[in-house]
Parts: sequence; C1' cells; structure tokens
RNA sequence: AGAGUCGGUCAGACAGUCGCGUCAUCGCUUCCCCCGGGAAGCGGUGCCGAGGAAAGUCCGGGCUCCGCAGGGCACGGUGCCAGGUAACGCCUGGGCGGCGCGAGUCGACGGAAAGUGCAACAGAAAGAUACCGCCGAACGGUUCUCCGGAAUGCGUGGCAAGGGUGAAAUGGUGCGGUAAGAGCGCACCGCGAGUCCGGCAACGGACCGGCACGGCAAACCCCACCGGGAGCAAGGCCAAAUAGGGAGACGAUGUCGUGGCCCGCGACGUCUCCGGGUAGGCUGCUUGAGCGUAUCGGCGACGAUGCGCCCAGAGGAAUGACUGUCCACGACAGAACCCGGCUUAUCGACCGACUCUGCCC
RNA sequence: GGGCGCUUAGCUCAGCGGGAGAGCACUGCCUUCACACGGCAGGGGUCGCUGGUUCAAUCCCAGCAGCGCCCACCA
Repeated sequence: AGAGUCGGUCAGACAGUCGCGUCAUCGCUUCCCCCGGGAAGCGGUGCCGAGGAAAGUCCGGGCUCCGCAGGGCACGGUGCCAGGUAACGCCUGGGCGGCGCGAGUCGACGGAAAGUGCAACAGAAAGAUACCGCCGAACGGUUCUCCGGAAUGCGUGGCAAGGGUGAAAUGGUGCGGUAAGAGCGCACCGCGAGUCCGGCAACGGACCGGCACGGCAAACCCCACCGGGAGCAAGGCCAAAUAGGGAGACGAUGUCGUGGCCCGCGACGUCUCCGGGUAGGCUGCUUGAGCGUAUCGGCGACGAUGCGCCCAGAGGAAUGACUGUCCACGACAGAACCCGGCUUAUCGACCGACUCUGCCC
Repeated sequence: GGGCGCUUAGCUCAGCGGGAGAGCACUGCCUUCACACGGCAGGGGUCGCUGGUUCAAUCCCAGCAGCGCCCACCA
C1' cells in the first nucleotide's frame, strides 16, 4: 500500500425564532369545603421529551388476577459439555464436525444394540438377498479310463470379486491367499459395547479387538431437564344508568371454582346464549434485574464495592416548522405496563484489535 | 395494545411425506332454426415467499409477507 476478519460508538451538525406534551412552580378565574386546602381552565417561567431496532410478538421473566399454585397422567418445549443469569430456545468459554492460507466463521450437535414404523419407482434383494455372473475343492449322477484318475455343470451345493438397479446394497484401498471367494491373513485408513492415562465434563491420546450388522428420531418413541392458566382491554376504586328480564343445560355418587383428565383443597347453586344499561373519572404508570464512572475478582459472559445521575409517560394520543452556515446531503423507521434476548428492516460515518499478500528500511 | 386462525386452478374447497385434485367457471365439438339445459373432449398451478431436515416436501421445522376474527365496564 492492497485485500480481509472481528468488536464497539453515532444515526446530519451548530445557532436563532415560533409551536406541541408531561411534571414542578407562580399568577388569574370558577367550583367544592370546617379557619386550610383540593379540583378544573387559561397564561408566564423552568427541567425533560422516542429507537437501535420503539417492529415481528418468536422466546424468557417481573407485575396482576384466578382460594393454594400442591401430586400424578396427558400435552408442549429444550437437547454436545461446563459456566453466566431473575430466567431463557439468550450469552461466554471449551469439545467435535464443515468452510477458509489465515484472522476467523457456521452448525436443531442426546440416543438407530429398548421397541415400533418408513424407504415411491427401479432392482434378485431396502434388512438379512442372489438376476446375470464366478467355482467345481466336498457329496451324488453320467461318460471315458492306462483303474492312479480325467471330463461334464446334471443334481445337492459354495461365493459375493465383477456386471446391472437405486439416493442408499452389508467397511475402503492394496498385497497375499483360495476351487472360486471372503477381515480368511497382513499394511494403511475407517470403526468399536474393550483397557489404561489426561480432563469437572463434552472429549482426546496410547494400547487392544477383525468388525460384533447401513439410513431416517425437523417419524412415533426412549433418556435428561423445564413448563398451572390468563393477560395492563390484567387488576383495584368511584360515579351514572337499566328489565337484577327471557331461553337452555345440569344439580349432592352432582355442579362449579378461566387450564385436557384424575386426585387433593374450597363453595353450594352454577354455566352458556339472547336481551338491558354505561361508553365517564381516578389508579395500575414508571426509580429500574436503571445509567455513567473508578477499583477489585474472573480467560470471558458476568459479579462485588465506592462515587455520581434521574433519562418520555400520553389517553384521539406530544417531539414539529421556518431561517442562516457547513458537510460525506442524511437509511430503516414512532414509545403505549415494564425489563432481558432473538429475528427481521437499515444511506452511511468513525474508532479499536487482528490476519494475509507485496514493497522499502 | 393483547390473543388466535388462514393462505392450494379465475372462485369455493379437499389433499397431508412418493402421481397436485373436485365442484362451479373457461375453450372446442355434438345437440337446437337459435339460445339455455344436456353429452363428449380439453386447457389452466412459482401449492404466499425464502431457507433448512430428508433420497424425496403442498405436507415436517424456522424466518418473512399478506388477509381475517376476538377482547371494555355494570346489574
């Protein structure tokens, strides 16, 4: 210098004017009430005012209600190992496998000797087979014979090397061996329900064993672990109004208690549908597993401690407009109970660490 | 805001690991003087999209897109 990998930060900048929303405070007006306060409206001042994804609602939790959230079955989820965490399907570190020269990166990555099932078509055969083929060592037959045997593939047979089918054909390659063959023997590779060593473990290494029988579990299943249900339109308080109406089902060995069933626990009428009334206010509502910084522990995710900070909280729903200057001319996109993740969308800019190649010193 | 479901031919739907199908519609022929009905034959599909598992995916799994439904309080 070129090419690349990983992590992090920002999301046009600055100044001015006007405007919008919550909260605090001050003033005025109205209303309530027991001297003091409260509520509403208007105006002034001050602070703050969207995101890295606020999104999809795909996971996990907090919170709230269902009396308790108990046991079993069913059902669902997760799935290499260890750790982190409130928890997770997330993150970190490690193992194994794939890709890359490398920095790195990707992986639904438990079990196929528990059992069941599936594999269309083709093919002999898809789990334990022989269509073509190879063989004539063994037994029997036939023929010949110099009576030692030879020939024949005919019968009982042996083999799985080669051909062919298929996505897949019973470890692979080579040498030996054999009647032909074959882990039958050997070397290397692969495999393993073996032994020893290292490691918390996943796993790795060495030795040993001719191999003890293939694929699919995002097929049922087995093993281990986890899960009660519903959701802020949850739930609580106040006010107003109406027909506490009608139909149906079941009813103490029963019915119901928001879940699929049973047990346990509790209640004694309950549930469903149709119909009726109100579409008002307050609360939940933002200080939190919070943010920044320093030190310490840890490879790291993360944790501990000290100090500092307060950073939207609406309820038809606020964050915008204009002017000036500058640049690289500005992407995806808008909170609605709150957090931790994942996934998806996204113009670009900057910082840090590292790798490879070339050149120069 | 929260919960749930669906997407297969022009329309309405079935299918659920090995051939993409039914009814209506459409096209041609027959029938009729002509049309309808009827009969015969035929055409038409990115199974919403993108990945993955599998020998093989409409079907199983994941992500994305589009469409639809439900949810307040009182007695």

Predicted 3D model of RNase P RNA and transfer RNA as a complex of 436 nucleotides. It holds a member of the Rfam family "Bacterial RNase P class A".